[in-house]
């Protein structure tokens, strides 16, 4: 250095171009209990000027009416080959 595969909330982790980024672990808060565990119920990305608004899928850029999904570069991780 070359080529493969991947990079989503505090962790894991689903998406396969069209309201709304699923579920699960952890968190909190309630139930229940004399008080725990264990069950269940609910809520749980960021941030602001905080009944609302803005932003978010590694980072930038392009394609599209529309992009976590498509392409380009980069950055990073694993594999493999030199």
């Nucleotide at each position: 250095g070359a080529c493969a595969u991947c990079g989503u909330g505090g962790c894991c982790g689903a998406g396969c171009g069209g309201u709304u980024a699923a579920g699960g672990c952890g968190g909190c808060a309630g139930a229940c209990u004399c008080g725990a565990a264990a069950u269940c119920u609910g809520c749980u990305g960021g941030g602001g000027u905080c009944u609302c608004c803005c932003c978010g899928c590694g980072u930038g850029a392009g394609u599209u009416c529309g992009a976590a999904u498509c392409u380009c570069a980069c950055c990073g991780a694993u594999g493999u080959c030199g």
Predicted 3D model of an 82-nucleotide RNA (transfer RNA) from Guillardia theta CCMP2712. It matches the Rfam family "tRNA". It is annotated as a transfer RNA. The coordinates come from a structure-prediction model, not an experiment, and the mean pLDDT is 80.